A computed fold for a 130-nucleotide RNA from a soil metagenome, annotated as c-di-AMP riboswitch aptamer (ydaO/yuaA leader). The coordinates come from a structure-prediction model, not an experiment, and the mean pLDDT is 80. It matches the Rfam family "c-di-AMP riboswitch aptamer (ydaO/yuaA leader)". Rfam describes the family as follows. This family represents a conserved RNA structure found upstream of the ydaO and yuaA genes in Bacillus subtilis and related genes in other bacteria. The sequence is in RNAcentral, with records from MGnify.
[in-house]
RNA sequence: CGCUUAAGGCAUCGCAAGAUGCCGCGGGGGACCCAACGGCACAUCCCGUGCCACGGGGCGAAUGCAGGUUUCGGCCUGUUAGAGGACUUCCAACCUCGAGCCCGGCAGCUAACCUCGUCGGCGUGAUUGG
Numbered sequence: 001c002g003c004u005u006a007a008g009g010c011a012u013c014g015c016a017a018g019a020u021g022c023c024g025c026g027g028g029g030g031a032c033c034c035a036a037c038g039g040c041a042c043a044u045c046c047c048g049u050g051c052c053a054c055g056g057g058g059c060g061a062a063u064g065c066a067g068g069u070u071u072c073g074g075c076c077u078g079u080u081a082g083a084g085g086a087c088u089u090c091c092a093a094c095c096u097c098g099a100g101c102c103c104g105g106c107a108g109c110u111a112a113c114c115u116c117g118u119c120g121g122c123g124u125g126a127u128u129g130g
Base pairs, nucleotide, nucleotide: 001123002122003121004120008023009022010021011020012019013018024118025117026116027115028114029113034108038052039051040050041049042048055106056103057102058101059100064079065078066077067076068075069074082097083096084095085094090130091129092128093127
C1' cells in the first nucleotide's frame, strides 16, 4: 500500500501502552399487531380428564445421527448440517475445521428504549482447474 473481518473514522488526554467521548458498524435484551403454545389415551357441541416426557436461551460454521465405553458427569471413533482454504461470485475436485464459552429458571417477533463489542489476520510451506 492492497485485502479480509462488525471490528472503522474523528476529537481530547498520555512519552508510550492505553483511556474517555462522538459518529459509523456488528451482537443481545425489549411492546402492540402477528406467530407459537409437547406426546398418547378418553371425552367431544364447548369447557375438559388421566398418564407420560422435558428446563430454556445467547455468541459462534461448530449441528444431527450411528457405534463403543462409562464412576452416568462424560469420554472415544466414524459420519454429518454447516464453515474456511485471504479481491468477489458460480461449478468441479482436493485439504482443514465441525470447538469453546456465557446467562441462570429468564428472553418468539418487536417501534421507543436499554445494553455489549469494535479483536484478530492475509499478500504463504500450507489449494488447483474452469